About this RNA:
Predicted 3D model of a 76-nucleotide RNA (transfer RNA) from Candidatus Berkelbacteria bacterium CG06_land_8_20_14_3_00_43_10. The RNAcentral record of the sequence draws on ENA. The coordinates come from a structure-prediction model, not an experiment, and the mean pLDDT is 81. Its Rfam family is "tRNA". Its family is annotated with triplet codon-amino acid adaptor activity in the Gene Ontology. RNAcentral records the identical sequence in 2 taxa.
RNA sequence: GCCGAGAUAGCUCAGUUGGCAGAGCACGUCAUUGGUAAUGACGAGGUCACGGGUCCGAUCCCCGUUCUCGGCUCCA
Repeated sequence: GCCGAGAUAGCUCAGUUGGCAGAGCACGUCAUUGGUAAUGACGAGGUCACGGGUCCGAUCCCCGUUCUCGGCUCCA
């Protein structure tokens, strides 16, 4: 340099051929206990990497950028 995959909650990851953003763990409150743990209920937590475009409407489609991973090639 070329090709491919990926970026979504604190962490690990789903998600929809465009129409309210989710799970598990972690965290908080409450219940339970003599007190913890465990268990249960409820809750909080998101510029969906960034910038543009298309569209009535974009996490999703198109273009570019950044970063991560893998493969190939060239030079040293």